Predicted 3D model of a 76-nucleotide RNA (transfer RNA) from a Synergistaceae bacterium. It matches the Rfam family "tRNA". Rfam links the family to the GO term triplet codon-amino acid adaptor activity. RNAcentral holds the sequence, with entries from ENA. The organism belongs to Synergistaceae, within Bacteria. The coordinates come from a structure-prediction model, not an experiment, and the mean pLDDT is 81.
[in-house]
């Protein structure tokens, strides 16, 4: 330094332009049963990595950056 991929709740994921103030899983807290607890039940908190554009509409296209992988290359 040159292509290519990846970036979404505390974890790991879904969504590929409009049905999404973004949806489940597990964790967390609560309340419900229970003599306790577990386990079931319900309900609640919690995300789009940043700056720009394109578009009536952007988590989704596109350019940058910033973090991370993967190949290739230069470098004496």
């Nucleotide at each position: 330094g040159g292509u290519c991929c990846c970036a979404u709740c505390g974890a790991c994921u879904a969504g590929u332009g409009g049905u999404c103030c973004a949806g489940g899983u597990c964790g967390u807290a609560g309340c419900c049963c229970u003599c306790u607890c577990a386990a079931g039940g319900c309900u609640a908190a919690a995300a789009c990595g940043c700056g720009g554009g394109u578009u009536c509409g952007a988590a989704c296209c596109c350019c940058g950056c910033u973090g991370g992988g993967a190949c290739c290359g230069c470098c004496a």